[in-house]
RNA sequence: UCUCGAGAAAGGCAAACCCCGAGAAAUCGGGGGGCGCAAAGCUACGGGUCUAAGUCCGCCAGCCUUAUGGCGGAUACGACCGCCGAGCCGCCGAA
Numbered sequence: 001u002c003u004c005g006a007g008a009a010a011g012g013c014a015a016a017c018c019c020c021g022a023g024a025a026a027u028c029g030g031g032g033g034g035c036g037c038a039a040a041g042c043u044a045c046g047g048g049u050c051u052a053a054g055u056c057c058g059c060c061a062g063c064c065u066u067a068u069g070g071c072g073g074a075u076a077c078g079a080c081c082g083c084c085g086a087g088c089c090g091c092c093g094a095a
Stems, first nucleotide, its partner, number of pairs: 004093002012037002017032006035082001041088003045085003048080003054075008
């Protein structure tokens, strides 16, 4: 230095759930909490997953010719890095 990761040390992060807030939702921010994590640090770049405001399509109501509303379907330009891969950066040091 690279690989690797110990009932090592010092520290770190924080799932579910609860409270407050943002958002159409997914989800996110703050506080509590602690399931877990050696990258559970960062980047949505590839795959994947979630949501569907808006848009489009269909049906119905309504209007009387196109607005409007309801229901269903498709869709990311919205999300998730604690799903996998990739890139960048990083603490400690037994075997």
About this RNA: Predicted 3D model of a 95-nucleotide RNA (c-di-GMP-I riboswitch aptamer) from a Chloroflexota bacterium. The sequence was found by an Rfam model in a public genome assembly. Lineage of the source: Bacteria > Bacillati > Chloroflexota. It matches the Rfam family "c-di-GMP-I riboswitch aptamer". Rfam describes the family as follows. GEMM was predicted in a large-scale screen for bacterial structured RNA regulatory elements.